[in-house]
Order: sequence, then structure tokens, then C1' cells
RNA sequence: UACUCAUCGAGACCGGCUGAGGGAUAGGCCCAGUGAAGCCGGGGCAACCUGCAGGACUAACCAUCCUGAAAGGUGCCAACUCCUGCGUAGUGCGCUGCACAUACGAUAGAUGAGUG
Repeated sequence: UACUCAUCGAGACCGGCUGAGGGAUAGGCCCAGUGAAGCCGGGGCAACCUGCAGGACUAACCAUCCUGAAAGGUGCCAACUCCUGCGUAGUGCGCUGCACAUACGAUAGAUGAGUG
């Protein structure tokens, strides 16, 4: 960096340094000197992968599935991925269309695992 698969309405913050931005992108709407982003230290959440414990299956083992804890590898700790963007359905209107908010899907993105 490309592709594949899974998940994305839950959950989880303090201190130090520093000092103006941040929420991917555009619009909106928010957060921010009662301190943004970043770096450092500590804490926590979660359970994707490895390992572990118990169970199901088996003659037994492996594999697979379920449950649990959380040691290791990541990840995460404002707002549903903050909302919308494209399509379909719905409703309304002054109806080649426009608007609205809701549902579903797509796209994009994020994280993990795998492959090249």
C1' cells in the first nucleotide's frame, strides 16, 4: 500500500509538560484558556488475535462451537462512525421536481484478523 472477512446505538479519565486548535473529508452541529491537538506517566474499558480454564461433540485426540477470566499482542476511553451526503421505501407540496424526518441498503471511514 492493495485485497478478503468480521464488528461499529454498549463500555471506559486523572496527573505533568506545552499552549490553539479539534471532531477523517464537505456542509451542519458541537467540543476547546474551567486548556484543543501532541508528548510523557499512571488508571480504566472491551474481548478482535495468541495463550489459559470449564463445558458440548468424539472411543480418544484434533478441529469446531459455547461459557469464563483477562496473562500477552493490538485497539479504545465527548456526542450512534456526532448527524447528513448516494439509492429505495414513507409523508407533504405549488409534483419532469422539491422538502422533511424515519427505516433499510450502498459508499466512505475506523478497529481487528488474514493474504499478496
A computed fold for a 116-nucleotide RNA from a Woeseiaceae bacterium, annotated as SAM riboswitch aptamer (S box leader). The coordinates come from a structure-prediction model, not an experiment, and the mean pLDDT is 84.